TPP riboswitch aptamer (THI element) from an uncultured Gemmatimonadota bacterium, 96 nucleotides, folded computationally.
The prediction has a mean pLDDT of 78.

RNA sequence: GACAGCCGCCAGGGGUACCCCUUUACCGGGGUUGAGAAACACUCUUGGAACCUGACCCGGUUGAAACCGGCGUAGGGAGUGCGGCGUGUCGCGCAG
Repeated sequence: GACAGCCGCCAGGGGUACCCCUUUACCGGGGUUGAGAAACACUCUUGGAACCUGACCCGGUUGAAACCGGCGUAGGGAGUGCGGCGUGUCGCGCAG
């Protein structure tokens, strides 16, 4: 010095399902998975699986399920942002 990592700030993107109870319905309460199931939150920002389409898809699990896997080297999808730390790696220079 560069690249990453962590922290902070600004900007932008995204999802919020399944089951049970109650209810005309919404709201509400409980349970499952998960980072997150409307949270002063979480997560992702092109080195992009955050998330969407395919999809009322296919196989498996389950009380149910976008729960697991395939699909997926598929098609899309929002910042080469600013600052700090000096944690890691690499390179350069100097000294020994």